[in-house]
This is a predicted structure of a 73-nucleotide RNA (transfer RNA) from a Candidatus Saccharimonadota bacterium.
The coordinates come from a structure-prediction model, not an experiment, and the mean pLDDT is 80.
The sequence was found in a public genome assembly.
Rfam family: tRNA. Rfam classes the family as a transfer RNA.

Order: sequence, then structure tokens, then C1' cells
RNA sequence: CUGGGUGUGGCGCAGUUGGUAGCGCGCAGCGUUCGGGACGCUGAGGCCGUCGGUUCAAGUCCGAUCACCCAGA
Repeated sequence: CUGGGUGUGGCGCAGUUGGUAGCGCGCAGCGUUCGGGACGCUGAGGCCGUCGGUUCAAGUCCGAUCACCCAGA
């Protein structure tokens, strides 16, 4: 330099043919217990790497760019 892949709450991941983002773990509160753990209930927390475009509407389509990984030169 060229091609490909990944980038979504603290961590690991899902998100179908575009229709206002979910699961597990973790965290907080409550219940249960003499207390803890386990279990149950409730809740907080992300605008989806960044910028732009298409669209009534974009995590999802298109372009550029950044980080990491793989292959080639």
C1' cells in the first nucleotide's frame, strides 16, 4: 500500500426483508434469612467507533475516516 473481518450499556453478545435497541453476567433498592450466599421482584445505565449522504423513517443501505484483527504485496 491492497483486500477482507470486527466495532451496540461496566464485561460478553443478539438485533430478521430499514419502522423510535434487547439478552446473560455485573450494579442499586426491596423481599426472603439471626446475618450472608442462593433465590424472587423492581430499577438505573447505551443513540449503536467518528463524520457525512439516501429515506417520511437508518444499529440496519451508501461514501469517507479512525482503532483492532487476518491475508497478500